[in-house]
RNA sequence: UAGAGUUUGAUCCUGGCUCAGGAUGAACGCUAGCGGCAGGCCUAACACAUGCAAGUCGAGGGGCAGCAUAUUAAGUUACUUGUAACUUAUGGUGGCGACCGGCGGACGGGUGCGUAACGCGUAUGCAACCUACCAUUCACAGGGGGAUAAUUCGGAGAAAUCUGGUCUAAUACCCCAUAACAUCUCGGGAGGCAUCUUCUGAGGUUAAAAACUCCGGUGGUGAAUGAUGGGCAUGCGUAACAUUAGCUAGUUGGUGAGGUAACGGCUCACCAAGGCUACGAUGUUUAGGGGGACUGAGAGGUUAACCCCCCACACUGGUACUGAGACACGGACCAGACUCCUACGGGAGGCAGCAGUGAGGAAUAUUGGUCAAUGGGCGCAAGCCUGAACCAGCCAUGCCGCGUGCAGGAAGACGGCUCUAUGAGUUGUAAACUGCUUUUGUACGAGGGUAAUUGCAUCUACGUGUAGGUGUUUGAAAGUAUCGUACGAAUAAGGAUCGGCUAACUCCGUGCCAGCAGCCGCGGUAAUACGGAGGAUCCAAGCGUUAUCCGGAUUUAUUGGGUUUAAAGGGUGCGUAGGCGGUUUGGUAAGUUAGAGGUGAAAUUCCGGAGCUCAACUCCGGCGCUGCCUCUGAUACUGCCGAGCUAGAGACAGGAUGCUGUGGGCGGAAUGUGUGGUGUAGCGGUGAAAUGCUUAGAGAUCACACAGAACACCGAUUGCGAAGGCAGCUCACAAAGCCUGGUCUGACGCUGAGGCACGAAAGCGUGGGGAUCAAACAGGAUUAGAUACCCUGGUAGUCCACGCUGUAAACGAUGAUAACUCGUUGCCGGCGAUACACAGUCGGUGACUUAGCGAAAGCGAUAAGUUAUCCACCUGGGGAGUACGUUCGCAAGAAUGAAACUCAAAGGAAUUGACGGGGGCCCGCACAAGCGGAGGAACAUGUGGUUUAAUUCGAUGAUACGCGAGGAACCUUACCCGGGCUUGAAAGUUAGUGACGGUUUUGGAAACAAGACUUCCCUUCGGGGCACGAAACUAGGUGCUGCAUGGUUGUCGUCAGCUCGUGCCGUGAGGUGUCGGGUUAAGUCCCAUAACGAGCGCAACCCCUACCGUUAGUUACCAGCGAGUAAUGUCGGGGACUCUAACGAGACUGCCCGUGUAAGCGGAGAGGAAGGCGGGGAUGACGUCAAAUCAGCACGGCCCUUACGUCCGGGGCGACACACGUGUUACAAUGGCAGGUACAGAGGGCAGCUACCCAGCGAUGGGAUGCGAAUCUCGAAAGCCUGUCUCAGUUCGGAUUGGAGGCUGAAACCCGCCUCCAUGAAGUUGGAUUCGCUAGUAAUCGCGCAUCAGCCAUGGCGCGGUGAAUACGUUCCCGGGCCUUGUACACACCGCCCG
Repeated sequence: UAGAGUUUGAUCCUGGCUCAGGAUGAACGCUAGCGGCAGGCCUAACACAUGCAAGUCGAGGGGCAGCAUAUUAAGUUACUUGUAACUUAUGGUGGCGACCGGCGGACGGGUGCGUAACGCGUAUGCAACCUACCAUUCACAGGGGGAUAAUUCGGAGAAAUCUGGUCUAAUACCCCAUAACAUCUCGGGAGGCAUCUUCUGAGGUUAAAAACUCCGGUGGUGAAUGAUGGGCAUGCGUAACAUUAGCUAGUUGGUGAGGUAACGGCUCACCAAGGCUACGAUGUUUAGGGGGACUGAGAGGUUAACCCCCCACACUGGUACUGAGACACGGACCAGACUCCUACGGGAGGCAGCAGUGAGGAAUAUUGGUCAAUGGGCGCAAGCCUGAACCAGCCAUGCCGCGUGCAGGAAGACGGCUCUAUGAGUUGUAAACUGCUUUUGUACGAGGGUAAUUGCAUCUACGUGUAGGUGUUUGAAAGUAUCGUACGAAUAAGGAUCGGCUAACUCCGUGCCAGCAGCCGCGGUAAUACGGAGGAUCCAAGCGUUAUCCGGAUUUAUUGGGUUUAAAGGGUGCGUAGGCGGUUUGGUAAGUUAGAGGUGAAAUUCCGGAGCUCAACUCCGGCGCUGCCUCUGAUACUGCCGAGCUAGAGACAGGAUGCUGUGGGCGGAAUGUGUGGUGUAGCGGUGAAAUGCUUAGAGAUCACACAGAACACCGAUUGCGAAGGCAGCUCACAAAGCCUGGUCUGACGCUGAGGCACGAAAGCGUGGGGAUCAAACAGGAUUAGAUACCCUGGUAGUCCACGCUGUAAACGAUGAUAACUCGUUGCCGGCGAUACACAGUCGGUGACUUAGCGAAAGCGAUAAGUUAUCCACCUGGGGAGUACGUUCGCAAGAAUGAAACUCAAAGGAAUUGACGGGGGCCCGCACAAGCGGAGGAACAUGUGGUUUAAUUCGAUGAUACGCGAGGAACCUUACCCGGGCUUGAAAGUUAGUGACGGUUUUGGAAACAAGACUUCCCUUCGGGGCACGAAACUAGGUGCUGCAUGGUUGUCGUCAGCUCGUGCCGUGAGGUGUCGGGUUAAGUCCCAUAACGAGCGCAACCCCUACCGUUAGUUACCAGCGAGUAAUGUCGGGGACUCUAACGAGACUGCCCGUGUAAGCGGAGAGGAAGGCGGGGAUGACGUCAAAUCAGCACGGCCCUUACGUCCGGGGCGACACACGUGUUACAAUGGCAGGUACAGAGGGCAGCUACCCAGCGAUGGGAUGCGAAUCUCGAAAGCCUGUCUCAGUUCGGAUUGGAGGCUGAAACCCGCCUCCAUGAAGUUGGAUUCGCUAGUAAUCGCGCAUCAGCCAUGGCGCGGUGAAUACGUUCCCGGGCCUUGUACACACCGCCCG
């Protein structure tokens, strides 16, 4: 010392990207009241108009151009003698342009080009040096001389300027004298640091000076010392790149000389051959350095604006002169570029001083005032100069401060916005309103201090030129700061943001558009993410954006990281430099450590205090500046020197070991080839084939011979080697580790950048060899293709020798060495012991495991644990191990090794799912075994398509297609055409009218429009009912969105699953439970078990059905009794039976046998109507498919409102080349037709079902009766008994068509059903393929019902009659369940992804 977002379905980790903070010489956008203090060309060291920025001294000098004044003289004018003015002369005076001379122009001010350097910083040294002005001390100032500028007279030139002659002065210049502590030679003493320094004696040599004066002094010369300022040298520190590795001839050193203030190759002559460099020379690129500033917890990182110190530079390059000091910003000369002037001959200039201009740029100010203060130059001084400085101006550029009001005030106003909308919420005490205040503002007035000095006058003290006092004089800023009075809330608020990070939410608009965005990401019709609005949040005279730096980032890790799998251990060894190093002791004191001294400028930071009303700011004091140098101690550790030791390391002796290496020799099996024999038709090869070989004799087999290569069995987590690697037997040579002994040496060690060596396979060169195998190549197959996989051949190569290459998933993906740290169990080589006991010790090689470690997987004495030393390597993914350069190589190529650009991830381990042409177990009419169908025909019906004015809409793999629709002629109806209505076709509220209605006329297709006639009801008298028309509020919509929804439904699937609580395991996602062994239809049950329980599902409870009992007995029933009929439970009666409908009983593996721990299973078991879920139904877990439905209904939002609403007539939904689904009827003899005859169940019925009678061939019609129904009614067919047909497009089949009828209904043309007569199509059992069904099932036969006027029903939903076949079994197809495995999938294989 704070974190957050982002890789995933979720998790942990690695890792990058991004954000929140602070800062700025900033810029841009919007906005802006005031003040204080700071700051203000970061770009073009680009070019500069104009003005100013360095002068001063008359107390150095000659002088007098200009000014003032004075004297004298002359003149003119005004005029009153004389005065005044003017002109001229006079340097006399004040002063003074230019000139000679002195001092200063080397400071101050600017900029950062250059410079990687003793440039800077720090610490030292100079015994190798200088220093004007200043201070102190000592000494001195005698004499003489010649010039020259100015002036003046000329000349040249456009000008700048140059030049000739004459005159002249000085504190200008020169000569002589004097002479030292200067210098030279010689002698002596002392000291140090090598060259040397210092004291002293003798002798020799050389250089000085200036005057002015107010008489006080100021100035001058020499020497010494000091101070100040500089010069030089040295240690240490101070960028990047090695894809810059070698550089250097004045180079390195010496001697001598020259030069300098001084040392020095600084320069030169000669001599020597050195000097620098991996601790980075040389080269290239970049850069002024520091104090400091920003940031940071710090260590660090970044930076070098303002202020201070140093350096460098002054248009560019070079050079020197003068001077104490310069190689000189506003000096000189030369060269160059540029600009300007010119009479074309020649000249002038240098803003990186202050202002200012142009240019560049995102961008940076006034051609201001003053020397009042501070400071500087000159001067004795007054003073002059000073763009240094102090001030003012401009700019929100920054920091700091103040204000834009305060209090009360609820009808919680109006307005705005929002909502569940008669109202509520919010804006909001906010406003209005009332009271108060006056910072600021405006007006007026007062007004401190910056002032101390200097000068002048005067006083005091004494040391007579100093100090002090008093008075006076001096203010740019500025009438500013500050204070007072008056007025009046008066003059003063914005910017950004509001999806998460990140404080702050709603409405409207938009509709992957417009746009936003720092990252993740928003926007495709309900956007808190865009734009606007309301509201809110954060800051506030500012707020945001952009750029840059540090932080967060432990994301370069010294503090403080890593390398098995995330990026990362070199292929291996030997070894140089370097780094590190056992044990005892002595010395030393380099590192280390303690104390002290010096230094570390000031400013800044920090702490304490003080001054501006506070603060910023400024001032004072302190700390600090982590550093460097020196001195004196200490001696544990490290180093160095010395002496020892033996545990490290090595040597020696003995022993055993091994696929260790190199070079020879030998062997058998196999393969191929050759020759010969036997022998005949194929061989070979594959999933199946073909190419290939073979009657010229293959293959097979036998014998002999030859060739090359490799060494079966043994053989193994065996052994050896540094790694690569090493395997028949044997010989020779060479090497290695291990064990035992503890004999020898005495730290000889470890690691190892560069370097050297070794280094699989493939490849390359030369020469051999060549049996097998086999890149390339050829052919045959496979395939859509097949430059492959498979097959037949086959060349390099594979083998040997010599040389090169130098790489591999060269892997344990794990560098080497050393030490330490629980246990169990194999194997190999030794030692010990050999005793059928015990299981020790050293080295190696394996398995499991504790602690610990790890993101986890895992590692775990052979560590990935705990430590030490050294080396190598990593820093997001891609681009890329690529490009360029260099080195190596014969080549192939290897080594070293970037950037632009691009993405927000890439990645590791583990989890849950899903998936797999992965595995295991299991189930299902899933297959198989069967029965019957579909697909071919005709028709019915639905759909697609097409057509149409419209053919309304929806449903579309399974899970749409006889589905919504359980019934389209009108209606329905939503579609089309045409005609009408507009508060509307319907409902509600309010006032008005009194009718409404009926009859009727006209127009019209109707709706409707226009008329005529007639006319209210009830009442408690308040009114009500009904109808009309008017206005308003409402309406209406089968218009859109099923991807905004509710509800309902389909499917997986009646599959056995889906979860929870607590506990436990895991960092976590998650796991466990629910897994395992059995069993079941079942997560059904049992056993086992870190799980124990529970919930939703399963099962059961419910209904129907199968047997029985009890109760009850009409309309059902009728055994017994009675009555009656042609006949019938028809009647009396009965409660037995059937039946009806309520309640019970019954079935539970309960019993037996076998088996099994149990659950359970088996048995044609017993009993029973029924036996192992008896049969059927209802019942559908968590969820999946954004599955279906806004057109059943409901509902959010959007849209239409004389229409997308509504009424009416007609049409359409019924079209028809065609395609598909679902069905019906058939193709016939197990049949058709005709006649006779028997038996159901479940339902329906008053606008109905209808007995019975009559008519009709019939559909049906006319009568008539019963029944709102256990009462009446609707009603079977297949079957059975006869007859006929005799295999054919038929006596099968009935489509289609013609005719005639019936029924319903306003109405059967489009477009109904039924009947009769006639007609008599296709079709002779259906390709690939496909559907249903496991028993009262399939198949077959009829009956009923809903809807409904009727019906296109062959559909749907039910009902009963007759009534089979088959299942060996689970390999395969489909679907599903559980366990396990792989995964780069998670929109989940219809995935992902490559070219």
Small-subunit ribosomal RNA from an uncultured Bacteroidota bacterium, 1395 nucleotides, folded computationally. Its mean pLDDT, the model's own confidence on a scale to 100, is 83. The sequence is in RNAcentral, with records from ENA, Greengenes and SILVA.